[in-house]
Context: one part of a larger RNA
């Protein structure tokens, strides 16, 4: 900009992707074969690749988090603690990312064919799959499955709501959404963030103080404390409140 107001659901022209492959067991050592060997066809089962989602498991990462410890400076000293040294180093780790983890998909089926095989049947009293006509038959074609799609200008279709103003935008508070735009939630008739309270879960047993001990350090108080991206309560703080734009003849 168009599809002649908006909003919410949808049709599916037409595109696009996928549609793979092996082993094993049963049938069956069966048919077959002189023996050595050995099936079709049916089923079942395990894997490889390829792929899609996800974080319960195992695992990685986690410069949020706890702990441990050096060197120094600093809080007047002790004793606690800060900062700085690649996050100081090290030893664990939620959340969110993520594979080499988990689940899942690559199925069965229909149509219409190639080559190939038929059936009925002349031309040419026989024969002949062919000439009329009628079958069957492939990992392939076409549907069957996934997305995407009405700029499909043939611009479909359905419901509601609308100048008594539908609806949008802008603002704001965010987000598993993100470079900005965009999308998605909310906005006081409100749990959208923060904060406050509890809490999965993390690390590991805080400070002071008592008691052992010369003393380092041990023990109790203590499965303490501290954190808690996760989950839930809860209007305490912040989303106020004025605005823009809006449906032809």
């Nucleotide at each position: 900009c168009g599809u002649u107001g908006a909003u919410u659901c949808u049709u599916g022209a037409g595109a696009a992707g996928a549609u793979u492959c092996u082993u094993u067991a049963g049938u069956a050592g069966u048919a077959c074969g002189a023996g050595a060997g050995g099936a079709c066809c049916c089923u079942a089962a395990a894997g490889a690749c390829c792929u899609g989602a996800c974080c319960u498991c195992u695992g990685g990462u986690c410069u949020a988090u706890c702990g441990g410890u050096u060197g120094u400076u600093c809080u007047g000293c002790c004793a606690a603690g800060a900062g700085c040294a690649u996050u100081g180093c090290c030893g664990a780790g939620u959340a969110g990312c993520u594979a080499u983890g988990u689940c899942g998909g690559g199925a069965a089926c229909g149509g219409a064919u190639a080559a190939g095989u038929u059936c009925u049947g002349a031309a040419a009293g026989c024969a002949u799959c062919u000439a009329a006509g009628a079958g069957c038959g492939a990992a392939g074609c076409c549907g069957u499955c996934u997305u995407c799609a009405a700029g499909a200008u043939u611009a479909g279709g359905a419901a509601u709501c609308g100048u008594u103003g539908a609806g949008a935008c802008u603002c704001g508070u965010g987000g598993a959404a993100g470079a900005u735009g965009a999308c998605c939630a909310c906005g006081u008739u409100g749990a959208u963030a923060g904060g406050u309270u509890c809490u999965a879960g993390g690390u590991g047993u805080a400070c002071g103080c008592a008691c052992a001990g010369u003393a380092a350090u041990g023990u109790g108080u203590u499965a303490a404390g501290c954190c808690g991206a996760g989950g839930a309560a809860u209007a305490c703080u912040a989303a106020u409140u004025c605005g823009u734009c809006g449906a032809a003849u």

Large-subunit ribosomal RNA, domain VI from Candidatus Taylorbacteria bacterium RIFCSPHIGHO2_01_FULL_46_22b, 249 nucleotides, folded computationally. Model confidence (mean pLDDT): 89 of 100. Its Rfam family is "Bacterial large subunit ribosomal RNA". Rfam links the family to the GO terms ribosome and structural constituent of ribosome. The RNAcentral record of the full RNA draws on ENA. The organism belongs to Candidatus Tayloriibacteriota, within Bacteria.